[in-house]
RNA sequence: UUAGAGUUUGAUCAUGGCUCAGAGUGAACGCUGGCGGCAGGCCUAACACAUGCAAGUCGAACGGCAGCACAGGGGAGCUUGCUCCCUGGGUGGCGAGUGGCGGACGGGUGAGGAAUGCGUCGGAAUCUGCCUAUUUGUGGGGGAUAACGUAGGGAAACUUACGCUAAUACCGCAUACGACCUACGGGUGAAAGUGGGGGACCUUCGGGCCUCACGCAGAUAGAUGAGCCGACGUCGGAUUAGCUAGUUGGCGGGGUAAAGGCCCACCAAGGCGACGAUCCGUAGCUGGUCUGAGAGGACGACCAGCCACACUGGGACUGAGACACGGCCCAGACUCCUACGGGAGGCAGCAGUGGGGAAUAUUGGACAAUGGGGGGAACCCUGAUCCAGCAAUGCCGCGUGUGUGAAGAAGGCCUGCGGGUUGUAAAGCACUUUCGGCAGGGAAGAAAAGCGGCACGCUAAUACCGUGCAGCCUUGACGUUACCUGCAAAAGAAGCACCGGGCUAACUCCGUGCCAGCAGCCGCGGUAAUACGGAGGGUGCAAGCGUUAAUCGGAAUUACUGGGCGUAAAGCGCACGUAGGCGGGUGGCUAAGUCGGAUGUGAAAUCCCCGGGCUCAACCCGGGAACUGCAUCCGAUACUGGCCGCCUAGAGUAUGGAAGAGGGAAGCGGAAUUCCAGGUGUAGCGGUGAAAUGCGUAGAUAUCUGGAGGAACAUCAGUGGCGAAGGCGGCUUCCUGGUCCAAUACUGACGCUGAGGUGCGAAAGCGUGGGGAGCAAACAGGAUUAGAUACCCUGGUAGUCCACGCCCUAAACGAUGAGAACUAGUUGUUGGAAGGGUCUGCCUUUCAGUGACGCAGCUAACGCGUUAAGUUCUCCGCCUGGGGAGUACGGCCGCAAGGUUGAAACUCAAAGGAAUUGACGGGGGCCCGCACAAGCGGUGGAGCAUGUGGUUUAAUUCGAUGCAACGCGAAGAACCUUACCUGCCCUUGACAUGCCAGGAAUCCCGCAGAGAUGUGGGAGUGCCUUCGGGAACCUGGACACAGGUGCUGCAUGGCUGUCGUCAGCUCGUGUCGUGAGAUGUUGGGUUAAGUCCCGCAACGAGCGCAACCCUUGUCUCUAGUUACUAACAGUUCGGCUGAGCACUCUAGAGAGACUGCCGGUGAUAAACCGGAGGAAGGUGGGGAUGACGUCAAGUCAUCAUGGCCCUUAUGGGCAGGGCUACACACGUGCUACAAUGGACGGUACAGAGGGUCGCCAACCCGCGAGGGGGAGCUAAUCUCACAAAGCCGUUCGUAGUCCGGAUUGCAGUCUGCAACUCGACUGCAUGAAGUCGGAAUCGCUAGUAAUCGCGCAUCAGCCACGGCGCGGUGAAUACGUUCCCGGGCCUUGUACACACCGCCCGUCAAGCCAUGGAAGCCGGGGGUACCUGAAGUUCGUAACCGUAAUAGGAGCGACCUAGGGUAAAACUGGUGACUGGGGCUAAGUCGUAACAAGGUAACCGUA
Repeated sequence: UUAGAGUUUGAUCAUGGCUCAGAGUGAACGCUGGCGGCAGGCCUAACACAUGCAAGUCGAACGGCAGCACAGGGGAGCUUGCUCCCUGGGUGGCGAGUGGCGGACGGGUGAGGAAUGCGUCGGAAUCUGCCUAUUUGUGGGGGAUAACGUAGGGAAACUUACGCUAAUACCGCAUACGACCUACGGGUGAAAGUGGGGGACCUUCGGGCCUCACGCAGAUAGAUGAGCCGACGUCGGAUUAGCUAGUUGGCGGGGUAAAGGCCCACCAAGGCGACGAUCCGUAGCUGGUCUGAGAGGACGACCAGCCACACUGGGACUGAGACACGGCCCAGACUCCUACGGGAGGCAGCAGUGGGGAAUAUUGGACAAUGGGGGGAACCCUGAUCCAGCAAUGCCGCGUGUGUGAAGAAGGCCUGCGGGUUGUAAAGCACUUUCGGCAGGGAAGAAAAGCGGCACGCUAAUACCGUGCAGCCUUGACGUUACCUGCAAAAGAAGCACCGGGCUAACUCCGUGCCAGCAGCCGCGGUAAUACGGAGGGUGCAAGCGUUAAUCGGAAUUACUGGGCGUAAAGCGCACGUAGGCGGGUGGCUAAGUCGGAUGUGAAAUCCCCGGGCUCAACCCGGGAACUGCAUCCGAUACUGGCCGCCUAGAGUAUGGAAGAGGGAAGCGGAAUUCCAGGUGUAGCGGUGAAAUGCGUAGAUAUCUGGAGGAACAUCAGUGGCGAAGGCGGCUUCCUGGUCCAAUACUGACGCUGAGGUGCGAAAGCGUGGGGAGCAAACAGGAUUAGAUACCCUGGUAGUCCACGCCCUAAACGAUGAGAACUAGUUGUUGGAAGGGUCUGCCUUUCAGUGACGCAGCUAACGCGUUAAGUUCUCCGCCUGGGGAGUACGGCCGCAAGGUUGAAACUCAAAGGAAUUGACGGGGGCCCGCACAAGCGGUGGAGCAUGUGGUUUAAUUCGAUGCAACGCGAAGAACCUUACCUGCCCUUGACAUGCCAGGAAUCCCGCAGAGAUGUGGGAGUGCCUUCGGGAACCUGGACACAGGUGCUGCAUGGCUGUCGUCAGCUCGUGUCGUGAGAUGUUGGGUUAAGUCCCGCAACGAGCGCAACCCUUGUCUCUAGUUACUAACAGUUCGGCUGAGCACUCUAGAGAGACUGCCGGUGAUAAACCGGAGGAAGGUGGGGAUGACGUCAAGUCAUCAUGGCCCUUAUGGGCAGGGCUACACACGUGCUACAAUGGACGGUACAGAGGGUCGCCAACCCGCGAGGGGGAGCUAAUCUCACAAAGCCGUUCGUAGUCCGGAUUGCAGUCUGCAACUCGACUGCAUGAAGUCGGAAUCGCUAGUAAUCGCGCAUCAGCCACGGCGCGGUGAAUACGUUCCCGGGCCUUGUACACACCGCCCGUCAAGCCAUGGAAGCCGGGGGUACCUGAAGUUCGUAACCGUAAUAGGAGCGACCUAGGGUAAAACUGGUGACUGGGGCUAAGUCGUAACAAGGUAACCGUA
C1' cells in the first nucleotide's frame, strides 16, 4: 500500500463509450460575511505610458569655491560685546568639473529559442576586478587638458574659437623576476601617490627621513566568477523523405582570453538521414508542483539554479567582466517639444494611469533589521529589503454563548382531526465574558558604531592604527505591536447548497398542468410531481457555501507494470525477400550487457522521520534519512553478446521409388445448342400463374441426311487430389514447379520472421487486334401492377472466348498471419513404407495429407479441441465508442474507371456481439373448432318496427363504439320515470344528526295561482311519567352541515365482457447454466382434455380438465289428493260417484353405465375399433361451473369510494316541452313477395307458467275491440285457455292476384287525472313497395336447423315484431383438412419486445448548424535571385590637417551587413457569388429496399 456506481436489453452475460463520487487551483462568478496568524495576488496586450522615486559614492586622488556655516582681517552702528556690511579656500564642508571604484550586482519579464538552451556526468586549449597567501618593487622625468576666463552660434538640446591650470588623468626613461616572445643568439614589458603620527638627524621650513594605514606595479598560487568542448536525456506532425557549397575533411594562415570553417586561400568530395535528417507547428529549461497504490500523466505561479530579453532590428566602444533594462551610434515605428532650422524619449524596476480582460492591490512608511555600492571612517545611497494598506484568494486557529427549563406555550406546517412536528428549541431562571469595544500597563526584534579608560599587537615610540575587556552615550519604520490587567452587557457576530436513482445523508403540503421550468448521466413536467416554483421539515458543510473553467484520478478507456484481434473495433488477398528482431549442442577466451562492493557527484529549499520555537495549528528553525540518477575503480562469470574451435538432433544436398484437374505450349476427340442446304410433313409452334409480344401456309415446330462455327468438357466425381493464395477437370505429346515415402552418404546452424521492396492475384472493367455458337448488362417489345424505368416472357448489343498490354479490387472467408515445441482418444478417407496372415479381399504399426466426433483446457457465449480458438516461445500486421467516412484535402499509382495512404468540424448516448423468454412469419411439422368443405334456412333489395350514426333543435339528457357498441344499460319515456330544455318559485333546504322555542299527530273546507306555493277557517287534544319532564311527529329560528345522475372508470372497490370451457398456468426441492433461464411441462403413443400410459435428472405438488351439483332419459321402493281409472258397482255418461293404488302422474329415496364383459389392433401399456347385453355405451343429452393472465376493455348514471368542483346553485320544488325531430347511412328484427300457398268450413293433440288492488267461468248484449254479469279460485281442485301448424273437405290457377299488407280516411273500444305533440286495440273503407334480392355476409351437425303456436317478467295501458321460457311437427349433409378465420403443442428465422396495426430505407419539401470545392479578393511567416545600403569593426589610401617622425587624424575607398525595393515560385490563414455532399430537427410528400423464405434469399467486388 490498489473500493466503485449509473446508463444499450422484456430480462441476461460479455464488449464498449458516455457520466458521477475524490484530490488539487496564482482562479473567476452568485449568495452571504465576526476576528486573528501565515502565505500568495495581470495567467490577457513582450499593449501604450502622465507623475514621483528605483545608482551612486569618494575632498583621505585633483584643480578649485557657485551655495551654506565658522575662524582671521577691515569697516559702520554703538548700550565694550551684540548687530550689520565688505573681505576671506584658512577651516567645516561642497554645486559643477578632472580622476577612481561602482552603474555587467541587486530588481523585472518569458517575447524569442527544439538547441549557440536546459539537466546529468565528464573534458582541455582559457581569462578572472575586488578578496586571501607568498614574493619583489614603488626610482627619475615630461607634455597636455576639463573646470575657469574671454569672445561667439542656437528657440532649445547643445556647441565653436582663443587663453590659463592640477592630479592616484596621460606619456616616456631607468630597473625587473620563476612574466611574455624567440630563429635559442637574444629581445620585450611596470608603478602613484594620499592621509595620520613622530624621537634623533637634515632642511630651501614646503619638507626630507622614520613609521602606521589606505593605495600603486610585476610575479606565483588559491578562492570566487566566467568562457569553451564532448556523451546521454529533452514536445507533436511522414498528409514534411530526402537535406547540405563553408557544405564535410585536409594543408597553410588570420583571429580570440581560449580549441575550432570561427574567418580566409588552396586541395579533396565529402557530411547528415527511416535509430526520422530537412521542413512545419508548439514551448523558456530544471530543482520541483498537482494527481496517482505505484508505474505513469499533467504542469513549471510563488521560492531557488541556469538561459534569454530590455520600444523593434543592427553595431561596436569602454571595461576584469557587457555587445550593457534606468550607457553610446545607426535604421524603423510611435509619442512629446519646437521660433520649423532642429531636438527629446523608452516602467518586461516600485507605485500609479489608460487599454485589453471573467480577473489580480497603495502614486504608503522606513533604512530600525538583513544585504549591496562607495568611503579609512563617520556617513551617504539603496521601491533590494523590512513593514504597513487593499480584497475571505488560499491554508490554519477562534468566536457567534453555557447550564437549567414541559404548560411539551404561542405562531408555522402536516393531519387519519385523535394528534404529530418545529422542540429544550424559545420564553423564563441562573451563570460566563473568549473575540470585538473602552481604559491602563507592556516585552522582544539592538548588535553595533561612537566616546573616553585599561590590556595586547604594530613601532624607536608611552603617537597613530588594530584587537580584546569593562564603562558611558545613544539608535525601532512596524506601533494605538505581541502579551497582561480592569470595566460594561448575552450584550455586536450565520450563512450557503442540497433532499427521484446511483454517487448521496435528507419528505411532506400547496401552486403549476409537456406550460413555466429542472437536468452532471439516466431522465422529470400532459390535474393527486418526494425531480418545476413556494412553504414547513430535514441533511451536509460552515465564515463560508455553491457554480463555472482547466488538471490528474477512477479509465486495465493506449494496457511497461496491465488489454486485445473466429462472430463485439481489429490478421495485410497470397508469397519471395532487404534492413531489423530472434535463434540448436559443446569447449575455451573476453567481460559489452548483467550482478556485487567502494569512491565521487546527485546545490539549497521541497517530500518523509525525529526534535525544537510561536498558548495550538498553519508557519518557522535544527538534525537525519532520501534524492530510485550519472561517472570512475575493483571484483564475479551462470545467462545474453563478441572472438576462436569442434558436433549433428534444426536446415539442406545426393540416390531409389510414388501420387496428383499444379503451371505453360501444340495437336486431337465426341455429345449437345445454334445456323445453313436438302428430304419427309402440315398448322400450328413457342411461352406462362394465365397470357401476349415472337416464329409459322413465302411451309415453321417435329423428323432424317449433309455441312459450318464457336464455346464448354456429362458419366467417372468423392466432407477425393494438386497449388502459397487467386485457382485448377475431355484425350495425347513436349517443356516445367512443388510435395511425399524409404534407406544410406555428405555439408555443418547454412535457420525463423520480415518494416520498406518485388512478384502473383477471381470476376467486372480499360486499350489494340482477332473471334462470336450459347448465354447476356444496356436497349426494345409483351405481360403484371395504383404505378412497374423490376421480378415473368420474346428478342438483343457490349461482354463472356483468344493474343498482347493495363487494372489490383472481392463476404480475396476457416471472417482464424507465419514458424517451432508440448498436451487423452475414437472413427472415415487419400498417397507411400514396414511387418504379419487363413495371401487379389484381411490385420497390425508408421510417415505425410484431408474430414467427423470428443477428454483436459480455453471461451462472453456460440463454439474450438494434435489441422487449437489449449499450454509456451520468436517475428510481423492490425484495433481503441457510433455516425460524419474509407469521405475531404494533399501525396503516390492508373489511359480511364478508380486504387492506396487517410483526417477534422459537427452530432448521438449509444452503436455492436452471444445467448434467453416471448411475440410474429405471404417458415416447417402435428392437432382441434359449423373454421372451411357438404347441406338447410337466412341477412344484404321491399314495407314496417327497433337501436345507432349524422343532421336538426331551446332541449332532442347520459353512457355503450371492430370481433367483445348498435331490439345494448331500458324486465315497459303520454304525466311520473327524467338525469335534458323553457318559465315560475325555495335557500339549514325534498333527506340525516345535534341545539333552542312552540305545537299532539292528523283530518276537512274555502280563496288566489298553470302548479309549486301563499292565505283564511274548522275538527282534533293521543302514549309513558318519579309530574320535573320524556318518546314519536309537526311548525319556526340560528349554526355546524345537508345535497349534486357535476368531473376524473387513466386515482379506485365491487361487478361484468372477451380470448375461452381454449388446455393450459405455475410452485417446492433437486439438477444443468457465469447469467437471463432451462429441466419438470420436451420425447413415443393416446385423449374432448398437461386425459392416461411408457420413457426420461428429475421427484412431487397446486390452480385449471374430469368427477362431485341440477335437469332429462329406464327401473324399483315409499306415499296416493286436487292427479289417475285396469278390474267391480252406480251414473245425469262428465273419473261424475262409490271404490281402487294396479297404470299414468306427482315428489322423495334408491338402482343403473364402470371400457365392467367378449374379439381384434397396440409395446403385454394407456387406449382405439367391433360386438354382446342394456332404457341408455364410451363425457348418454342439456345446464350450472370460466385457471394464471390479456385488453389502463366496460361501468364514478345500480352501489360504494379518493381527489377536484358548485353552495340564494352544478342543490330543491312545480308546470309545459323534449328524450318519439328527419335529406340521409348502418345494425338487429317482423311481415312478405305466394299454390309445400291464401281464404272458408269442419276436426285433433301440448308443455311450462301466471292469478286476490288478481285470474275471471257459465249466461246476456255488441260484426268486433269490448260491455254487463257474477259462480269458482290464495290454486295438480277454479281460472287465464280456443293451442297452432296438422288432418278432412271446398275454392282460388300464376295475376301485383282471393298474394302482400304499408299508408290514409271515417267510426269506435279500453286503460289512465290526462292519449294533441305521443298509447294499444276493433270495424268499415283505402290497398303502397314488393315477383326471392349486387358485391358481400350470418346461423345451424339431431329432437338440432327449419317451421308452428303457447306462457311469463316489466306493466294502469303500451309502441313486444324485443327478451326469457315452453312444448308441437321435424329434416338435409359432413368426401375430407388443400384453402379462409380462430386456437393448442413442438421446431425454425428475426434488425420485432408499445412485440407485424412491429421495425425501417432513400429521394423530395421546410428550418438550423458545421464543413469541402470555387472565378477571385485580402493578409502572414520563411527561402532563393538581383538592386540599393545607415551605423560599425577590419583593411587600404596621393592631395587636407599635423609631427622630430617612416607617427596620428580628417576625408575617400573596399569587404561584410540591419533595413528598404524588385522578381518568380512554394507554404499558410481569412474571406467569397455560386455549388457539393453531411449532421440535427413530435406528428409533411412519394414509394417499400432491408429485418420472417420480408413476399424476387440476403450480402461483397465491378460495370
Predicted 3D model of a 1503-nucleotide RNA (small-subunit ribosomal RNA) from an uncultured bacterium.
The sequence is in RNAcentral, with records from Greengenes.
The prediction has a mean pLDDT of 85.